RNAcentral holds the sequence, with entries from ENA. The RNA shown here (small-subunit ribosomal RNA) has 1574 nucleotides and comes from a Fidelibacterota bacterium. The prediction has a mean pLDDT of 82.

RNA sequence: ACAACGGAGAGUUUGAUCCUGGCUCAGGACGAACGCUGGCGGCGUGCUUAACACAUGCAAGUCGAAGGAGAAAUUCCGAAUUUUUUCGGGAGAGUAAACUGGCGAACGGGUGAGUAACGCGUAGGUAAUCUACCUUCAGAUUGGGGAUAACCCCGAGAAAUCGGGACUAAUACCGAAUAACAUCCUGGCAUAAAUGUGCCUGGAUUAAAGGUGUCUCGGCUCCGCCGGGAUAUUGUCUGGGGAUGAGCCUGCGUCUGAUUAGCUUGUUGGUAGGGUAAAAGCCUACCAAGGCGACGAUCAGUAGCUGGUCUGAGAGGACGAUCAGCCACACUGGGACUGAGAUACGGCCCAGACUCCUACGGGAGGCAGCAGUGGGGACUUUUGCGCAAUGGCCGAAAGGCUGACGCAGCAACGCCGCGUGACUGACGAAGCUCUUCGGAGUGUAAAGGUCUGUCGUAGGGGAAGAAAAAUUUCGAUGUGAAUAACAUCGAAAAUUGACAGUACCCUUCAAGAAAGCCCCGGCUAACUCCGUGCCAGCAGCCGCGGUAACACGGGGGGGGCAAGCGUUGUCCGGAAUUACUGGGCGUAAAGGGCACGUAGGUGUCUUCGAAAGUUUCUGGUUAAAUACUUCCGCUCAACGGUAGAACAGCCAGAAAAACUACGGGGAUUGAGUACGGGAGAGGGAAGCGGAAUUCCUGGUGUAGCGGUGAAAUGCGUAGAUAUCAGGAGGAACACCGGUGGCGAAGGCGGCUUCCUGGCCCGUUACUGACGCUGAGGUGCGAAAGCGUGGGGAGCAAACAGGAUUAGAUACCCUGGUAGUCCACGCCCUAAACGAUGGAUACUAGGUGUUGGAGGACUAUCCCCUUCAGUGCCGUAGUUAACGCGUUAAGUAUCCCGCCUGGGGACUACGGUCGCAAGGCUGAAACUCAAAGGAAUUGACGGGGGCCCGCACAAGCGGUGGAACAUGUGGUUUAAUUCGAUGCAACGCGAAGAACCUUACCUGGGCUUGACAUCACGAUGACUGUCCGUGAAAGCGGACUUUCCUGGUCUUUGAUCAGGACAUUGUGACAGGUGGUGCAUGGCUGUCGUCAGCUCGUGUCGUGAGAUGUUGGGUUAAGUCCCGCAACGAGCGCAACCCUUAUCCUUAGUUGCCAGCACUUCGGGUGGGGACUCUAAGGGGACUGCCCCGGAUAACGGGGAGGAAGGUGGGGAUGACGUCAAGUCAGCACGGCUCUUACGGCCUGGGCUACACACACGCUACAAUGGACGGUACAAAGGGCUGCAAGAGCGCGAGCUGGAGCUAAUCCCAAAAAGCCGUCCCUAGUUCAGAUUGCAGGCUGAAACUCGCCUGCAUGAAGGCGGAAUUGCUAGUAACCGCCGGUCAGCAAACGGCGGUGAAUACGUUCCCGGGCCUUGUACACACCGCCCGUCACGCCAUGGAAGCUGGCAACACUUGAAGUCGGUGAGCUAACCCCGGCUUGCCGGGGAGGCAGCCGCCGAGGGUGGGGUCGGUAACUGGGGCGAAGUCGUAACAAGGUAGCUGUAGCGGAAGCUGCGGCUGGAUCACCUCCUUU
Repeated sequence: ACAACGGAGAGUUUGAUCCUGGCUCAGGACGAACGCUGGCGGCGUGCUUAACACAUGCAAGUCGAAGGAGAAAUUCCGAAUUUUUUCGGGAGAGUAAACUGGCGAACGGGUGAGUAACGCGUAGGUAAUCUACCUUCAGAUUGGGGAUAACCCCGAGAAAUCGGGACUAAUACCGAAUAACAUCCUGGCAUAAAUGUGCCUGGAUUAAAGGUGUCUCGGCUCCGCCGGGAUAUUGUCUGGGGAUGAGCCUGCGUCUGAUUAGCUUGUUGGUAGGGUAAAAGCCUACCAAGGCGACGAUCAGUAGCUGGUCUGAGAGGACGAUCAGCCACACUGGGACUGAGAUACGGCCCAGACUCCUACGGGAGGCAGCAGUGGGGACUUUUGCGCAAUGGCCGAAAGGCUGACGCAGCAACGCCGCGUGACUGACGAAGCUCUUCGGAGUGUAAAGGUCUGUCGUAGGGGAAGAAAAAUUUCGAUGUGAAUAACAUCGAAAAUUGACAGUACCCUUCAAGAAAGCCCCGGCUAACUCCGUGCCAGCAGCCGCGGUAACACGGGGGGGGCAAGCGUUGUCCGGAAUUACUGGGCGUAAAGGGCACGUAGGUGUCUUCGAAAGUUUCUGGUUAAAUACUUCCGCUCAACGGUAGAACAGCCAGAAAAACUACGGGGAUUGAGUACGGGAGAGGGAAGCGGAAUUCCUGGUGUAGCGGUGAAAUGCGUAGAUAUCAGGAGGAACACCGGUGGCGAAGGCGGCUUCCUGGCCCGUUACUGACGCUGAGGUGCGAAAGCGUGGGGAGCAAACAGGAUUAGAUACCCUGGUAGUCCACGCCCUAAACGAUGGAUACUAGGUGUUGGAGGACUAUCCCCUUCAGUGCCGUAGUUAACGCGUUAAGUAUCCCGCCUGGGGACUACGGUCGCAAGGCUGAAACUCAAAGGAAUUGACGGGGGCCCGCACAAGCGGUGGAACAUGUGGUUUAAUUCGAUGCAACGCGAAGAACCUUACCUGGGCUUGACAUCACGAUGACUGUCCGUGAAAGCGGACUUUCCUGGUCUUUGAUCAGGACAUUGUGACAGGUGGUGCAUGGCUGUCGUCAGCUCGUGUCGUGAGAUGUUGGGUUAAGUCCCGCAACGAGCGCAACCCUUAUCCUUAGUUGCCAGCACUUCGGGUGGGGACUCUAAGGGGACUGCCCCGGAUAACGGGGAGGAAGGUGGGGAUGACGUCAAGUCAGCACGGCUCUUACGGCCUGGGCUACACACACGCUACAAUGGACGGUACAAAGGGCUGCAAGAGCGCGAGCUGGAGCUAAUCCCAAAAAGCCGUCCCUAGUUCAGAUUGCAGGCUGAAACUCGCCUGCAUGAAGGCGGAAUUGCUAGUAACCGCCGGUCAGCAAACGGCGGUGAAUACGUUCCCGGGCCUUGUACACACCGCCCGUCACGCCAUGGAAGCUGGCAACACUUGAAGUCGGUGAGCUAACCCCGGCUUGCCGGGGAGGCAGCCGCCGAGGGUGGGGUCGGUAACUGGGGCGAAGUCGUAACAAGGUAGCUGUAGCGGAAGCUGCGGCUGGAUCACCUCCUUU
């Protein structure tokens, strides 16, 4: 330089994250179909299903120049004639149709059933072959013979068709002659791998057909016929080549299944023969016993193969329509004939099925040719035109035939192109939609204006595709005697178009006739309104819909594509999701339980050889079309043409020798052997030992023993347990003992002996790659289990009993059998685990430990080096992370095993092994969109650690029992209005229901309304006064009667217009304590006044996140200090605020009074500011000071001073958030809803009910008390529709009356407990006061339902309260009273105020709540979580199953058509041969040859039979999956409440439980060992 032109992702598992992994989507394609829609043209394409059945027409004929024969209709002429016909002749015509003969019919056209095969593809071979027509070369084409069809006659038959007789021709048929370079035989030479090939000698065998044109000669029966010659041409025959086509053979390639592992008897080979165009078991006889197969035979399923097509970056994957090559088939099966070629789509024979005709005797047929019909199906066209072109067959040619082909028709089926108009046109029409009501959108869109004319309409013009051949004329050349004829070449003329009056061109007309489909939650471009209300529906995946749906349906708007658009189906892609390119296996799916070893794969160093692989070069091939590039032609494009490049393969030749393989030689480092040492629970057998349990015997001894959380069953006065002595028997081997040792794994533990395997170290010597791995195979293989025989102490499935429990088929206890032990034989599985296959090499270290060797040395220690094991930590690296890290999960090589979403399923069926249990191998239907790994943040735990709180404990007082009050539930009711419902509803909303309130109920009455605004109309008043009715509301009526401004008129006044106000009418609207607190705002409760909750930057992590905020201390506190990859900051904590405790200053009235004065003795008055007090401002407290502790810090303990000491007491103050917490009935507010009522008014009633249950309280049960009398001391409040003094009346509540006070002035107002006295004497009381009666008072229209108070009388329960439960840590609890709000009246409630004034806290084990750290988790709606199995119900697919039924391929026997072959052939037989006869061209006889018939082998099909295999169906039955909120339990996840899982065995409604052995994928605590840091 040429070339090369190319690789995108997303959604979905989670609270979030990373990974694994499936599902789904976006792209492209189609011979498509369906839905909606549809203007035009060009080019293509069009039964993918029933190789189902077919009516009708057409699809293969042609040649008279091979041959014989040869009409008719019609018409002309003549004759006859009964006037209608007959006869003869000519033309038609040597024509039509038919026949003999030749060539073709084996091509072209269709289809894909069969076929897994030399069928196809590719490359070769054929020395193992054939080839009509064509071409080329050489030669020949002589001379005879006998028939036969047509036609004619006769006959049979319905027909198809056939039989007999007579005649005739040929390029039909048959002899004869001649012929070789052909064929065969023989001999020889050459060549060669060879049965061959080439050449030569001799011998034998085998051919033929004529036709036509012209010229010429002769003959005859002379419009003509016959014969000869010349010439031209064509045909025929023989042979050699070529070309074309075909046959056969071979290498390589060519789908799935091993739940198909063995198959084969003409099978494999040989000899001989046959057979074919040709090799060959192709066929036959004989002989041998071979051949194929894990490199997948056989069997089963599926399928025509290829060029190519689609997709893909590619490698691949899928497909094999149209076009092209090959193959196969032609109704199904079999068979041959003819022929160059067929075992023949439109030929023949036979069998079968089917259809049709029939006179019932018999015949005919084959659209998978083109059209077309029926059928099937989601689906696929005209019974068209033409041979004009291209091609084919025949012919000398003209020409004929040709559903090949060329065209047209139908179909948006596909690709391509064009159009449905262009420009202009409003701050923008109408309509529609939305709206925050202002407007916005549709939208320059429309209308309107100015244009254009593709297409369309109408008219006109109008192609290319046609050039040959042939004819005629002319010219040239050749053959020829020839100016003839023929052949070849050239020129000219006229002629030929289905498509089609089409393409195309010109003119005319008018925007005139021409847009839909899908989508709009994310993926994925595009949003709103209404309707609907888990309904109707949507949906590719995730998912939408339960009253505000961008997801359903409709409207508006928008997005995309466009004569199409969507849907469905299928294929590739994305999918690296089968990974060659290009994946994995510790925990996600996945390492075989372990070893030995066969095949196979793979393998150290060096040299030589050859050249199989490999590499390079050259040649051939890789058909055309397709695809790619260039240029060109249709106006463009699709489409087409041209040239080029390419086609990765195969074959052949040449070369190279690095690597691999092969052959020869050598080496030693891999491997092995010998020698010297060493350690060890390695294996097998025999023997021995002591401790302990149990049992037996005897002694001592007496009432219990045993067992548990607690008990009981059990044992024991017939003497247990305990203890001593003796004995029996079985099993297991304490200490040592150890992340110690050995072994391949399972596994192995007292001691001794015998037998035996492996390993390690050291040193030299030897062998010389002998190595590694290892499909099948073989062996070993815990526990449980099985068989036979022993043994049996302890333990212990099953089982029994006792407990526990709601139950307890369990956990616990007491017993107890298989079994556990031994021998022999099976079984062959485990969490058989390091969840990590084996081998080799390489890649930092540190530190323990076991076995050995060497060195140094201070000589058994210690130290250094090294080999082999076994642990821990860790670098690089790796990993999704966790982690691994020379013992790799790092870096590489080799070999084996295994994985491909979850469930179904360690299943079914089949096979195989086993005595059985069961093992190994191992699916599918169906179903889900996940299942899963690691890590993160939370939450939780009947996990752990630390800490706090009236949380417990220590105390004091209560509640729960009684009566009453209040609230709630429930019940009741016409109504008992509504809300609040664990803590955090229940003396709560309600700081006060007789009416009102009031929302509820009964009844009565109103309808623009009780209330707001506006518009229009009317009236001039309204108010007020009065009457009737009524329970009132209301309804009805009477009386009275405006204002302002301006105009006009006659002043008062009237009238008109406008306005104000009021009433009334109408319409908009008002109104609703109607619903939704799960549509909301606001406010509030609660965790909790708990100490937490976060952010920025940085750092760490792939990431969620972490760090900070953890840690060591400390605090009331994430308070502070120190440390630290963190450094800072915010909201909270604290402080700032109020109050209280102390002091000071200022100010003194209404407050105060020390001193002074007066006094009625009262701070009353003068006066005073000292004090109290008031209310403003300041001071004061900060761990500031001292001691001790502590890290010298923070801080803690103690002390001093101080009114107060460590946030002094109290209050206000409530972080991020949680509870869809509460409130639509305080208020506000979005939807919805009612409108003579769900609105508004009134009367009366209800909210006050009462068997009962609960909650907050009050009063008590008495003597720390009650009653009576006397007496003392507050604080904080309230007061004009008010508080009310003194005084009077009343027993009293209260009444009368009214000074004073708008308040530090007056009033409420008396404080009470207390103190001093008296009485009561332990009782249902001189306690307690409920209830009830009578009589009163107060408020208020009104106390009946339903108020409070007073007096007298009455005098209930109750004697300190079960289980349980509550408050409080100091001026607190407890006790005592006072005030206030609400309020006409009503307080045991609520909110404040002061008075008197305690006890206790060892302490944090436990209960409750909370905070921090850590751990486990299958939870994340977060333990009120999750979740397992039986049972019941419904649906779905599936296994088994007596039986019923069908398909397929074989086998055995039998029968056996056509037909080839073989045999026979007494029957039939013109040609050739022989003989005879005679009339000499005939007859007769014989032979050769041929044929019918018959026989035989093979043989399609049929029949019979027993099996095989694959389906369908089935009473019944087994499990499985999915379903709404069913039933029983609670197995698992936390230590899941008995850690779980696991193989096995037994048992049980079920999950499951138990035994034996194993695993950690177990929490927690302690100990041991090891390691790390200091």